[in-house]
Context: one part of a larger RNA
Molecule: large-subunit ribosomal RNA, domain VI
Organism: Methylacidiphilales bacterium
């Protein structure tokens, strides 16, 4: 822009596009065969690798936004606490999120029409022939199926609802933000309101702050104190910011 009125939602599904593995054990059964060594078809159970899609409960990675431990030098007038710098200085851990080596779940079943090959009935051609009419099997492969996308499928599908002279129904500008994003898109809000910040409580990390007291010449311990601090997580509250407005949208549809 289009789909001949204009919306908002649920769909069908032409058509494409993933997948399709492999193994190994145990039962049957040491059973059929086979002198013996050996040793099954058919069926039925559990596992396992690779592949693949998904998650982040575990295991673990990462986590320059969280806490601790420490050198070193500079500030903060001095102690003392702190703060910058030095590859996050440097070391120990770590919340979310992102993640594999972590976890779950796949390729299962089954139908249809075949290939090669097996056949049934049968003539030409009194026989004999799976074929010439006609009828059955049978593959990891072809259509189904099974997961994904999908009506620009221009043959533009289909169903509910909603709206009809405007301040319509919808939608957008704009703001507030997000397990959504390069940018638009999409998704949750916009005060009749928990979108996002703050605050509150919980979770979780770290691991026992500061100051004061005691012990000791002190370094430093002990006690207050499973402490202080604390980022992305959970729940809560309008205290802040989502104001107030404005454009689109046409007229009952050849």
């Nucleotide at each position: 822009c289009g789909c001949a009125g204009g919306a908002a939602a649920u769909u069908u599904g032409a058509c494409g596009g993933g997948u399709u593995c492999a193994c190994u054990u145990c039962c049957u059964a040491g059973u059929a065969c086979g002198a013996g060594a050996g040793g099954a078809c058919c069926g039925g159970g559990a596992g396992u690798g690779a592949c693949g899609c998904a998650c982040c409960u575990c295991u673990g990675g990462u986590g320059u936004u969280c806490c601790g431990g420490u050198u070193g030098u500079c500030g903060u007038g001095u102690c003392a606490a702190c703060g910058g710098c030095a590859g996050c200085g440097c070391c120990g851990g770590g919340u979310a999120g992102c993640u594999a080596u972590g976890u779950g779940c796949g390729g299962a079943a089954a139908g249809g029409a075949u290939a090669a090959g097996c056949g049934c009935u049968g003539a030409a051609a009194g026989c004999a022939u799976c074929u010439a009419a006609g009828c059955g099997c049978c593959a990891a492969g072809c259509c189904u199926a099974u997961c994904c996308g999908a009506a620009g499928a221009u043959a533009a599908g289909a169903u509910u609802u909603c709206c009809c002279u405007a301040u319509c129904a919808g939608g957008g500008u704009c703001c507030u933000g997000g397990a959504a994003g390069a940018c638009c898109a999409c998704c949750a809000g916009g005060u009749u309101g928990a979108u996002a910040g703050g605050c509150c409580g919980c979770a979780a990390g770290u691991g026992u702050a500061c100051g004061c007291a005691c012990a000791g010449u002190a370094a430093u311990g002990u006690g207050u104190u499973c402490a202080g601090c604390u980022a992305a997580g959970c729940g809560g509250u309008a205290c802040u910011a989502a104001u107030u407005a404005c454009c689109c949208g046409a007229u009952c549809g050849g």